Large-subunit ribosomal RNA, domain I from a Granulosicoccaceae bacterium, 501 nucleotides, folded computationally. Its mean pLDDT, the model's own confidence on a scale to 100, is 86.
Context: one part of a larger RNA
RNA sequence: CGUAUACGGUGGAUGCCUUGGCAGUAAGAGGCGAUGAAGGACGUGAUAAUCUGCGAUAAGCUUCGGGGAGUCGAUAAAUUGACUUUGAUCCGGAGAUUUCCGAAUGGGGAAACCCACCUGUCGUAAGGCAGGUAUCGUUAACUGAAUACAUAGGUUAACGAGGCGAACCCGGGGAACUGAAACAUCUAAGUACCCGGAGGAAAAGAAAUCAACCGAGAUUCCCUUAGUAGCGGCGAGCGAACGGGGAUUAGCCCUUAAGCUCUUAAAGUGUUAGUGGAACAGUCUGGAAAGUCUGGCGAUACAGGGUGAUAGCCCCGUACACGAAAAUGCUUUUUGAGUGAAAUCGAGUAGGUCGGGACACGUGUUAUCUUGACUGAAUAUGGGGGGACCAUCCUCCAAGGCUAAAUACUACUUACUGACCGAUAGUGAACCAGUACCGUGAGGGAAAGGCGAAAAGAACCCCGUUGAGGGGAGUGAAAUAGAACCUGAAACCGUAUACGU
Numbered sequence: 001c002g003u004a005u006a007c008g009g010u011g012g013a014u015g016c017c018u019u020g021g022c023a024g025u026a027a028g029a030g031g032c033g034a035u036g037a038a039g040g041a042c043g044u045g046a047u048a049a050u051c052u053g054c055g056a057u058a059a060g061c062u063u064c065g066g067g068g069a070g071u072c073g074a075u076a077a078a079u080u081g082a083c084u085u086u087g088a089u090c091c092g093g094a095g096a097u098u099u100c101c102g103a104a105u106g107g108g109g110a111a112a113c114c115c116a117c118c119u120g121u122c123g124u125a126a127g128g129c130a131g132g133u134a135u136c137g138u139u140a141a142c143u144g145a146a147u148a149c150a151u152a153g154g155u156u157a158a159c160g161a162g163g164c165g166a167a168c169c170c171g172g173g174g175a176a177c178u179g180a181a182a183c184a185u186c187u188a189a190g191u192a193c194c195c196g197g198a199g200g201a202a203a204a205g206a207a208a209u210c211a212a213c214c215g216a217g218a219u220u221c222c223c224u225u226a227g228u229a230g231c232g233g234c235g236a237g238c239g240a241a242c243g244g245g246g247a248u249u250a251g252c253c254c255u256u257a258a259g260c261u262c263u264u265a266a267a268g269u270g271u272u273a274g275u276g277g278a279a280c281a282g283u284c285u286g287g288a289a290a291g292u293c294u295g296g297c298g299a300u301a302c303a304g305g306g307u308g309a310u311a312g313c314c315c316c317g318u319a320c321a322c323g324a325a326a327a328u329g330c331u332u333u334u335u336g337a338g339u340g341a342a343a344u345c346g347a348g349u350a351g352g353u354c355g356g357g358a359c360a361c362g363u364g365u366u367a368u369c370u371u372g373a374c375u376g377a378a379u380a381u382g383g384g385g386g387g388a389c390c391a392u393c394c395u396c397c398a399a400g401g402c403u404a405a406a407u408a409c410u411a412c413u414u415a416c417u418g419a420c421c422g423a424u425a426g427u428g429a430a431c432c433a434g435u436a437c438c439g440u441g442a443g444g445g446a447a448a449g450g451c452g453a454a455a456a457g458a459a460c461c462c463c464g465u466u467g468a469g470g471g472g473a474g475u476g477a478a479a480u481a482g483a484a485c486c487u488g489a490a491a492c493c494g495u496a497u498a499c500g501u
Base pairs, nucleotide, nucleotide: 001500002499003498004497005496006495007494008493009492015486016450017449020421021420022418023417024416025415026414027413028412029410030409031164032163039101040100041099042055043054044053046079049075050074051073061095062094063093064092065091066090070083071082072081106115107114108113116133117132118131119130120129121128122127135161136160137159138158139157140156141155142154143153168199169197170196171195172194173193179186183233209216210215220247221246222245223244224243230238231237251402252401253400254346259339260338261337262336265333266332267331268330269329270328271327272326274322275321276320280295281294282293284291296313297312298302304316305315306314351375352374353373354372355371356370357369358368361387382397383396384395385394386393437444438443457485460472461471462470463469
C1' cells in the first nucleotide's frame, strides 16, 4: 500500500411525518376612500427585543348578547402585581377613542418633519382647547376691467370629485420578435403594452334584421353547420354566415312608461356568537392499549381529529334537533318619496366623390357598416335592404332613449373535496420571507422543518483555563433519542485483526 471482516468518524440520502402549499366544488361577497382609504412611521405591557393586537382612553374603553371558571396574546419560562360566581378572561353585534405620514387637502417638504393664518371659547398674561383655511367641476349669489351696456376676471356659499384595489368588461391609442424555411403585401395581432371609464358583472339588445316567394321574429352564451363557403405574394396562413339543437327569456318609452333607487311596517328565511347531542368493561403483552382474548352496548351519530401503538362507545366532534338583545342580506306584502328626462318620431342626416378603417372578405366584379375632406336628398303618394348594377317581388322603418336573465372573473369569506405535493417536492416563502443579502436604481432574491409520550432538557462528583469537550451518576422504553438531538445510505477519513507484497 492492497484485499477482506468488524467497529467507528464524517455526511445528510432514504423512510415515516406535516403546521404549508396546489387545484377545485358549493355558497357568500364583489369593493374601500375627504366621516381621511390601501399602505406605512412612531408609540403602547411591571420587562431589553421581535411578532400579534391596539392608538396618548394605546395587548385596550362603553354597551348589548353568548358563555361559565379560571385569567392577564406569542417567542417564553420565572418573578412581581392584579382581576374573577356582585360572572372575569374569552366569543359575537353596536358604539367611543383612533398620534404622525400617506389622495393628504392651510403653506412648505429630503414621507412620517418644519412654519402659519382665521373664528369661537377659557385665561390677568404666557398660553390652552375646539373648529376652519388645497385644487378642480357644477349651481347660486355678490362684485367687476380695457369699454357705455356687457363680458372676461374676482370673492363667497352649497354639493360633488380626487386615491387604492386580483381578475373579468367597454372605449381611445398600439408594437416587435416570430411565421412565410430569405423578405416587402401578409402573419404574429388589434395580441403585448400605455391611457380613460364603469359595474357586480360589463357590453349588446327589441329589426331601416334575416330569409327566399316558404317563412322567422330583441340581445347574450354553448353545441353544430365547418375547417365548409370564401379570403389569401391564391404563399404562409386567415376563416364566416344562413339553417338546426340547447341555456335564458321581457318587453317598453319620448304630453311621460317599463323599470330603478331610497324609505315605513309586517311575516318568513339566512348571516354575524352559541346550546343539547347515544353507547364499555375486564384479561394478556407492553414504558404506555386504542392491539390480543372474553363478554356487552349505541347508531338519523362507523365524517374527521386527538389521546403514551391501531378507539363507533375516553376527549373534541359527527347525524339530528334547537338558538339572537343588536346589526344586516334576501323573498312576499305594505307606506311614502325621488329618479328615469334627451326631446317632440329624429338634416348638415341618408346618399355621393376622394382618402382610410371595420366586416372571415388584402379594392377585387365588392355589396354592407363607419368617417377625415368636399358635397348633399325625400318626408309614408316617402325611405332603407335583399353582396356590382337595373327591373319585378319580398321585407323592414335609420339619423332619440331604457331594459332583468342565460355569459366572464375571483384579491376576499365560509364549508367541503382531491388515483395533487410532502421540505432539492409543493407558493419565491411549512421556519418572524418578498426577509437576509446583492444593486446608485429599476430590479434581483435565497438558505433554513422533525429530541421525547411527557423536559422527566442530565441534581451531584471528576478531568479541564471558573473553558470547549468528555468520564461517572441520574431521567427515560430507548441517551449510538443529549439539544450539532427520529431514521442515519453513499462518497470520504480512520482503528483493530487476518492475508498478500